Model confidence (mean pLDDT): 83 of 100. A computed fold for a 1412-nucleotide RNA from an uncultured prokaryote, annotated as small-subunit ribosomal RNA. The sequence is in RNAcentral, with records from ENA.
């Protein structure tokens, strides 16, 4: 930085990533080199090989094999060797390890005036004389061994005396110096003490034998004694570096002292004694972890994590312990003692100690060869030569890491094939291959590399020469000669080959990279968020592509990102977090002034601050990595010389902080005792009668034994009403009648005194609401428990009746509270405005007000800043100081356990496993409330009829079936799709058949098309024959064009799944008044404002106001029908007026109706009133019509994953002699049942008989069908007329008039059946309609519920249409009679604005909590 809480948002806060690193390890790969790493676990055990040893120039003693001579004895030579002793020096270093250790172990800077220091350097003195031993060795002797032990010989640079002391050391005088006053140095007398070792070489000057040698000299390495220095070392001090206070106290050699002892050296380091000390909140003691460090990782840094490999220190060395020896040790490859373990054993008794180097086993995810060499370095002994070195150099393994290189380069479009994909056009793999050309790192072979060229280093010694130098020799200095583990290696050179060299992760978003196929919450993936339930860029495989690359990816740590422990650099009203409040102590901090002092502080300087590592600049490996030289840095630490602001510190002053007197008023501040009245309850006593009390109602309960009620009178207890008030007081917690006593605080005013006494305050210690707790009182009333009634599904609850603890006092605990302002405590600064409470000052006033000030308090509103926002704002939540307390994801849990308090309840301190991606805090859009306010609507309410009962009809569930094809399900499915299933329809089921298919585009081949017969079969369908030869063009062969029938093969077909892949279509909220947007503004931002508010409306209708101003989609209005009227026009349509007729039938006429086209007309337009002068409302008035006249048509941004893949389009799946097509039957019409919707009733506002009237709107030639005749009828024969304002369907019915029927299952009702018939149509068995005779069910107005409708509306009467051969009670439309009601918005259902509160947002059918 990002991702992640949310519908969004801002904060807060956790979790994840991206990066850097590793001694790493798994996975899958795997060309080559250099340089580095390479048992982080079992300080487990260890076979077996090495890792310390030399030195004969310290002594003594001394072989063998083999060669050589010899007959053979033996001798030479090996060899003074080897292996052993004695001495010397080293073995205390190099190496390995991190067990221990929280400590002067380390680091750093210091003291040793309290020390030592082998080998090594400087300077000084010396090195004289003697003596005793002893090991190898020889003999014995024990023992398996390891080993031991007697006996005797002998040597030394072994050991031991004795001389000498320049110097050293002691102990005393005496003098100087310098000092941390302890003591230290130094100089001089005296006295007393401690040495020594030789070996080589060489020479003969002197002295012996006298050749030369030996004493001797001389050289040289040893030796002994001081000095001094180098160097290691001990040791003490200062400071820094790890957790747990759930370790608060340790501590008897402790602390200190005087004496001794010890040590190289100070010390209780030890001992004796003597005193009572010694550490400790600045963390003693205890516990856990743990080598420190230079360093490394990491990070802008400052931090944090680490301590492999390199270097420096310190531990350790099977465990534990302990001395010896040595300059050095309490000793890794050394003793000794006890443990464990493993080996030998003759069971007696021995041996060992890989945390050197390899190695083996064991553990482990995991860490190398039983290698070469001592050639370099670099130790150790040695005069040296040289020896020994697993130190160390090198090679081996290992992609462990870093670095470098390589796997080819150029050229090469038909953009190849072949893969994926594809919208079938195409893309992509990709210049990639392949072809051509070239090169040659590696790689293979040869050559040099010791023929020759070249670069490098380093060491010394012998011998040779030369020079220089010494008496000479050592010595110094050139040159020859000599040395290589690595290793025939690097590196050159030539040859040959593109030939033997790429993989791994990853591709949803963080995070660069995308499609197909498989799978179907399945396998399966995941760091986080989260992906998979048939279209998965997240599983898995392909193909493309990101990224890095001899590696890649996971795992694991670690820094960082995290400002997520905040020193840099955080926080605490509401997210985690202010202690309940006071007193105080420590500690922290602190007013003005002048000088002083120099601890902090600043600044110069020296000293340190190892190398190495980092950083810089140069340098060498063909670069780099690596490695080498210089420089810089090393922020510390110590000395030391200054400054003197600041802080600190002494000492002096001041008064403004702080405080003290005086004086005043104010207050439920504390205790204490007293007193007072109202009320409730008790008791008694009177009056008095049937209730009383409670409650939403009710009952328990109380009363006839006299309740309640009411009236006197006592008893007791507890609380104080009015005043009373965001009024007062207190530190908080709290505190209310009245009087007295006792007592604390603030506060005003006015001088005076003190001189910074000041502030906060860990711990301490005090007070602390209600509950609880002991005791002992008290108990009116109230009331936990606990009983009874209610209520309820149940009520261990709310409601009622009672009631015990408790509330009250006194004295003792407890110690918590949402102890809250959820705001520690002080100080100072920083606009006002406006209440109140105390006190004071002016002004004025007789006097109180009232106004202006001033302090203390206490409220509310507000600027600036501040907040994540809400809000805080001089009582700050601003700007600043000083000090406490407290947070650090949420659960788990304020819980376990430990400790402390506590009688008990509990308190206080406080965590861990485990688990989750989040928990939350403000605000914002919405939704939702049995949340408020405002408003609508056949919403309710007033009404009218109805469903819900009957019988049928029709749809559905269910059942049942070979099928009962499928959709459709709350409203918004169920007379729905279906405007009409007998075949067809038809999608379902039986059975027969067909496979290029019933139908569509194309190629070949035939035949024109086309019409008819005949056989088989339920049909499909398959056979068998007649008839027929057209139109175009033509070169006369023949072609086309439609058609038909065969074939071929790209395809066809699908009512087959998915409506949750989709388009369109429709419902519904809903004709509900909403939903938005642009720009401006206001917010960090989700957003808001505008669209809120006051009026108004049917309306986001309009006005008015408004940081909004405009706009869009909606409403409205334009559009149809209808209602008035006028214009045009007058047949089919009309008929006032003339004739005329049975009849508008005809002349005639278009006045009228009415027809259809065009206009008018209504617009609150007028009048009055109301209203804000408005929008508008209320009335009137004209008008055919009045305030959107009435209806329709029209459906905003959405919302239901609402319906429909079977209307049609469509992606993907599925299916191809079949899930597709034909055909024939049947099935959709089944029937115990249950539910919409319906038609007809039940009957007299009614049934029937017979008479008269009056519509409007369709429809018609595959039709409508007139008269007329025929049949009781349905119908039939008939055929005029009509392609229609002409003609038909058509008889409207209700309804008017008259008759009858008289309340009955009826003359009501028409199911149901049974007969006889019409019509349709290929055909009414299942399965049509209608007629007629007959037959005559249930039904008497329908429970619980429950619908519709506000006017030409409901009712209630018919008539037409559309689908249709036919078949309508349904559905669409037409007209005719023609009602009742509305008081109103409390309630129920839906909706709209506005506010509210919300843990909801799949949105209350939400979310959650508990129990099973």
């Nucleotide at each position: 930085g990002a991702g992640u809480u949310u519908g969004a948002u801002c904060c807060u806060g956790g979790c994840u990533c991206a990066g850097a690193a590793c001694g790493a390890a798994c996975g899958c790969u795997g060309g080559c080199g250099g340089c580095g790493u390479g048992c982080c676990u079992a300080a487990c055990a260890c076979a077996u090989g090495c890792a310390a040893g030399u030195c004969g120039a310290g002594c003594g003693a001394g072989a063998a094999a083999g060669u050589c001579c010899g007959c053979a004895a033996g001798g030479a030579u090996g060899a003074g060797u080897a292996a052993a002793g004695c001495g010397g020096c080293g073995c205390a270093c190099g190496g390995g390890u991190g067990c221990g250790u929280a400590a002067c172990a380390c680091g750093u800077g210091g003291g040793u005036a309290a020390u030592c220091u082998u080998c090594c350097u400087u300077g000084g003195a010396g090195c004289c004389c003697g003596g005793a031993a002893u090991a190898a060795c020889u003999c014995c002797c024990c023992g398996a061994a390891a080993g031991g032990g007697g006996u005797g010989c002998u040597a030394a640079u072994g050991c031991c005396g004795g001389a000498u002391a320049a110097g050293c050391c002691c102990a005393c005088a005496g003098g100087a110096g310098c000092c941390u006053c302890g003591g230290c140095u130094c100089c001089u007398g005296c006295g007393g003490g401690a040495a020594a070792a030789g070996g080589u070489g060489g020479c003969c000057u002197c002295u012996g034998c006298a050749c030369g040698c030996a004493a001797g000299c001389u050289a040289u390495c040893a030796c002994u004694c001081c000095u001094a220095g180098a160097u290691g070392a001990g040791u003490c001090c200062g400071c820094g570096g790890c957790c747990c206070a759930u370790c608060a106290g340790c501590u008897a050699g402790u602390u200190g002292g005087c004496g001794g002892g010890g040590u190289a050296a100070a010390a209780g380091c030890c001992c004796a004694c003597c005193a009572a000390g010694g550490c400790g909140a600045c963390g003693a003691u205890g516990g856990u972890u743990a080598g420190c460090u230079g360093g490394u990782c990491u990070g802008a840094g400052a931090g944090g994590a680490c301590g492999a490999u390199c270097a420096g220190c310190c531990a350790c060395a099977c465990u534990g312990g302990a001395a010896c020896u040595g300059a050095g040790a309490c000793a890794c490859g050394g003793u000794c003692c006890a443990g464990a373990c493993u080996c030998c054993u003759a069971c007696g008794g021995g041996a060992g100690g890989c945390a050197g180097c390899a190695g083996u086993g064991g553990g482990g995810a995991a860490u190398u060869u039983u290698g070469c060499g001592c050639a370099a370095u670099g130790g150790g002994c040695g005069a040296a030569a040289g020896c020994c070195u697993g130190a160390c150099g090198c090679a081996g393994c290992a992609a462990c890491g870093c670095c470098g290189c390589g796997u080819g380069u150029g050229u090469g479009a038909u953009g190849a094939a072949g893969g994926c994909c594809u919208u079938c056009g195409g893309g992509u793999u990709g210049u990639a291959a392949a072809g051509c050309a070239c090169u040659g790192c590696c790689c293979a072979g040869a050559g040099g590399g010791a023929c020759g060229a070249a670069a490098a280093g380093a060491a010394g010694a012998a011998c040779u020469g030369g020079g220089g130098g010494u008496a000479a020799c050592g010595c110094c200095u050139c040159a020859g000669c000599g040395u290589g583990a690595c290793g025939g290696u690097a590196c050159c050179u030539c040859u040959g080959c593109a030939g033997a060299a790429a993989g791994c992760a990853c591709u949803g978003g963080c995070u660069a990279a995308c499609u197909c196929c498989g799978u179907g919450c399945c396998a399966g993936c995941a760091g986080c968020c989260g992906c998979g339930g048939u279209a998965a860029u997240a599983c898995g495989g392909a193909g493309a592509g990101u990224g890095c690359a001899a590696g890649c990816g996971u795992u694991g740590u670690u820094c960082g990102g995290a400002a997520u422990u905040a020193u840099u650099g955080g926080g605490c009203g509401u997210a985690a977090a202010g202690g309940g409040c006071g007193u105080c102590u420590a500690g922290g901090u602190g007013g003005c002034c002048a000088g002083g002092c120099a601890a902090g502080u600043c600044a110069g300087a020296u000293g340190u601050g190892a190398a190495a590592u980092c950083c810089c600049g140069g340098g060498g490996c063909u670069c780099a990595a690596c490695c080498c030289c210089g420089g810089a840095a090393g922020u510390g630490c110590a000395u030391u010389c200054g400054a003197a602001a600041c802080c600190a510190c002494a000492a002096g002053g001041c008064u403004g902080g702080a405080g003290u007197a005086u004086c005043g008023g104010a207050g439920a501040g504390g205790g204490u005792g007293g007193c007072g009245g109202a009320a409730u309850u008790c008791u008694g006593g009177g009056u008095g009668u049937a209730g009383a009390g409670g409650u939403g109602a009710a009952a328990u309960u109380c009363g006839u034994a006299g309740a309640u009620a009411u009236c006197c009178a006592g008893a007791g207890g507890a609380a104080c009403a009015c005043c009373g008030g965001u009024g007062g007081c207190g530190a908080a917690g709290g505190c209310g009648g009245c009087c007295a006593c006792c007592u604390g605080g603030a506060c005003g005013a006015u001088u005076a005194c003190u001189g910074a006494c000041g502030c906060u305050g860990a711990g301490a210690c005090g007070c602390g609401a209600a509950a609880g707790u002991g005791u002992g009182g008290g108990g009116a009333g109230c009331a936990a428990a606990c009983a009874g009634g209610a209520u309820u599904a149940g009520a261990u609850a709310c409601c009622c009746u009672g009631g015990u603890a408790g509330u009250c006092c006194a004295c003792a605990c407890c110690g918590u509270a949402a102890a809250c302002g959820a705001u520690g405590a002080g100080c100072g600064c920083u606009a006002g405005g406006u209440g109140u409470c105390g006190c004071g000052g002016g002004u004025a006033u007789u006097g109180a007000c009232c106004c202006c000030u001033g302090c203390g308090g206490u409220g509310c509103c507000g600027u600036a800043g501040c907040u994540a926002a809400c809000g805080c704002a001089u009582u700050a939540a601003g700007c600043g100081c000083u000090c406490c307390g407290c947070c650090u994801g949420g659960g788990g849990a304020g819980u376990a356990c430990g400790g402390c308090c506590g009688c008990a309840a509990g308190g206080c301190u406080a965590a861990a496993a485990c688990u989750c991606a989040a928990a939350g805090g403000a605000a914002u859009u919405g939704a939702c409330g049995g949340g408020g306010g405002c408003c609508c609507g056949c919403a309710c309410a007033a009404g009218c009829g109805g469903u819900g009962g009957a019988g049928c009809a029709u749809g559905u569930g269910g059942u049942u079936u070979a099928a009962u094809u499928c959709g459709a399900c709350g409203c918004a499915a169920c007379g729905c799709g279906c405007a009409g299933a007998a075949c067809c329809u038809u999608a379902c089921c039986u059975g027969g058949g067909c496979u290029a298919g019933a139908a569509a585009a194309g190629g070949c081949a035939g035949g024109a098309a086309u019409c008819u017969g005949g056989g088989u079969g339920a049909a499909a369908a398959c056979u068998c024959g007649g008839a027929g030869u057209g139109u175009c063009c033509u070169u006369c062969g023949g072609g086309a064009a439609a058609u038909c029938u065969g074939u071929c093969g790209u395809u066809a077909g699908g009512u087959g799944c998915u409506g949750c892949a989709u388009g369109g279509c429709u419902g519904u909220c809903g004709u509900c008044a909403g939903c938005u947007c642009g720009u401006g503004u206001c917010g960090u931002g989700a957003g808001a404002u505008g669209u809120u508010g006051g009026g108004u409306u049917a309306a986001g209708u309009c006005c008015c106001g408004c940081a909004a101003c405009g706009a869009g989609c909606g409403c409205a209005a334009c559009c149809c029908c209808u209602a008035c009227c006028g214009u045009u026009a007058g047949u089919u349509g009309c008929c006032a007026u003339c004739a005329u007729u049975c009849a508008g039938u005809u002349g005639g006429g278009c006045a009228c109706u009415c027809u259809a086209a065009c206009g008018g007309g209504a617009c609150u337009g007028c009048c009055g009133g109301c209203g804000u002068c408005a929008a508008g409302c209320c009335g009137g008035a004209g008008g055919a019509a009045g305030g959107u006249g009435g209806g329709g048509a029209c459906g905003a941004c959405g919302u239901c994953a609402a319906g429909u893949c079977c209307u049609c389009a469509u992606g993907g799946c599925c299916u191809u002699u079949a899930u597709g097509u034909c055909c024939a039957g049947g099935g959709c019409u089944a029937c115990u049942c249950a539910c919409g919707u319906g038609c007809u009733a039940c009957a007299a506002u009614g049934g029937u008989c017979g008479g008269u009237a009056c519509a409007g709107a369709g429809g018609g030639u595959c039709g409508c069908c007139a008269a007329g005749u025929c049949g009781c009828g349905a119908g039939a024969c008939g055929g005029a007329g009509c392609u229609a304002a002409u003609c038909c369907c058509a008889g409207a019915a209700a309804a008017c008039c008259g008759g009858u029927c008289u309340c009955a299952g009826u003359u009501c009702g028409g199911a149901u059946u049974g007969g006889a018939g019409u019509c349709u149509g290929c055909a009414a068995c299942u399965c049509g309609a209608c007629u007629c005779c007959a037959u005559g069910a249930a039904g008497u107005c329908g429970g619980a519920a429950u619908c519709g409708c506000u006017a030409g509306u409901a009712a209630u009467c018919g008539c037409a249409g559309a689908u249709c051969a036919g078949c309508a009670c349904g559905c669409c439309g037409c007209g005719g009679u023609g009602a009742a009601u509305a008081c109103g918005u409390u309630c129920c259902c839906g909706g709209g604005c506005c506010u509210u509160g919300u843990a909801c947002a799949c949105a209350c059918c939400g979310c959650c909590c508990u129990u099973c």